This is a predicted complex of two RNAs, RNase P RNA and transfer RNA, with 420 nucleotides together. It holds a member of the Rfam family "Bacterial RNase P class A". From the family's description: Ribonuclease P (RNase P) is a ubiquitous endoribonuclease, found in archaea, bacteria and eukarya as well as chloroplasts and mitochondria. It is annotated as a ribozyme.

[in-house]
RNA sequence: GAUGCCGUGAAGGGUGAUCGCUGGUUUAAUCAACUGGAGGAAAGUCCGGGCGCCAAAGGGUAAAGGUGCAGGCUAACGGCCUGUCAGGGCAACCUGAAGGAAAGUGCCACAGAGAAUAGACCGCCGCAGACUUUCGGGCGAGCGGCAAGGGUGAAACGGUGCGGUAAGAGCGCACCGCAUCUUUGGAGACAAAGAUGGCACGGUAAACCCCACCUGGCGCAAGACAGGAGCUAUCAUAACAGACCCCUUGGAUAGCUUCGAUUCGAUUCGCGUGAGGUUCUGGGCGACCAGAAUCCCAGAUGAAUGAUCACCAUUACAGAACCCGGCUUACGUCACGGCAUCGCCU
RNA sequence: GCCUUCGUAGCUCAGCUGGAUAGAGCGACGGUUUCCUAAACCGUAGGUCGUGGGUUCGAGUCCCGCCGAGGGCA
Numbered sequence: 001g002a003u004g005c006c007g008u009g010a011a012g013g014g015u016g017a018u019c020g021c022u023g024g025u026u027u028a029a030u031c032a033a034c035u036g037g038a039g040g041a042a043a044g045u046c047c048g049g050g051c052g053c054c055a056a057a058g059g060g061u062a063a064a065g066g067u068g069c070a071g072g073c074u075a076a077c078g079g080c081c082u083g084u085c086a087g088g089g090c091a092a093c094c095u096g097a098a099g100g101a102a103a104g105u106g107c108c109a110c111a112g113a114g115a116a117u118a119g120a121c122c123g124c125c126g127c128a129g130a131c132u133u134u135c136g137g138g139c140g141a142g143c144g145g146c147a148a149g150g151g152u153g154a155a156a157c158g159g160u161g162c163g164g165u166a167a168g169a170g171c172g173c174a175c176c177g178c179a180u181c182u183u184u185g186g187a188g189a190c191a192a193a194g195a196u197g198g199c200a201c202g203g204u205a206a207a208c209c210c211c212a213c214c215u216g217g218c219g220c221a222a223g224a225c226a227g228g229a230g231c232u233a234u235c236a237u238a239a240c241a242g243a244c245c246c247c248u249u250g251g252a253u254a255g256c257u258u259c260g261a262u263u264c265g266a267u268u269c270g271c272g273u274g275a276g277g278u279u280c281u282g283g284g285c286g287a288c289c290a291g292a293a294u295c296c297c298a299g300a301u302g303a304a305u306g307a308u309c310a311c312c313a314u315u316a317c318a319g320a321a322c323c324c325g326g327c328u329u330a331c332g333u334c335a336c337g338g339c340a341u342c343g344c345c346u
Numbered sequence: 347g348c349c350u351u352c353g354u355a356g357c358u359c360a361g362c363u364g365g366a367u368a369g370a371g372c373g374a375c376g377g378u379u380u381c382c383u384a385a386a387c388c389g390u391a392g393g394u395c396g397u398g399g400g401u402u403c404g405a406g407u408c409c410c411g412c413c414g415a416g417g418g419c420a
Stems, first nucleotide, its partner, number of pairs: 001342010013312007021037006039317001043328002046326005051219004055249002058246003064215005069083005084098001085096004099210002104208002106204003121150002123146005129139001131138002158176006177199001178197008223269002225265001227259009240250001276295008347419007356372004365403001374390005396412005
């Protein structure tokens, strides 16, 4: 210098003037004054939770759905972190729905002789021999042996080499792969070494399925707006209850009396102090955790967060509706750091 | 706001348990027939299977993410 890989940060228009919209506080009240007022994704609604209702809570089984390497983080997760293994890349580094195909079933089109209890189309070898011959041989119906070579295919029942054989073959041997066992290291996924075995086990589970683990259903358009005491009647091996079953608690339903409560509303509550933000310190490789100080920072319901002017800047994607943690997708600009490969110079 | 279904030719729809070159009807275009047209008959063209990835030897079909359209809930 070129090419590439990884990561971090800034900003999300600013200032001034005038006029508005909306939440809150002050005030008896209007006026008025002061003060708060969209995002990193508010989005998609793809996961996980909080919260609410199904009388309260617990156990088991089935169905349905989901997840799937190890350890950790977390309220939880299909998320994140650190690793393992596999694949890609010269490398930095990136990607991975990564349990089981020796539980069972299914499928593997076309091509091909044969596609899973393999298979003789071409071919190689032996026997035998009608034929032919330049006597070296050629050819070879038929009967057998052979999975080494050709050919087909995404895939052909371990690979390479040497020996062996009529030709061949793990038939024998060496190395590699594979399987089983042992030892060592590691918390574990797993790794390394050694021994044994001639090889047994094609692929597909984002096909059914098996194994392990997780999940009750609905979804703020959920829901709340009370409850207590007494009496009577009926039922009780009952009924209510979140498929079904079991166990525990509450007996259950209807009516009346009484105490108490009561503005049932497109108009009240749920509705914003929260797994909250910021700074510092400490622990951990990290995700994250602990402690201290400090702050209160949108809350609408036809739905606010805007308009005009001046100067600077030139700005994309995009607008909350119960809340929170993630993932995914959209997006203009600027700055910085680390690393890899190659080339050149010293 | 929440839940849910669908996307294949110009239009309306098939496509089964993944198999080669995705079909049907209507429509379009060309021809035959007719003096001309319609009808009828013969033929032809027309498809990124909404889109981008993945699994598989192989994807319209199976899985995941986006885009678009429809339906329901007070």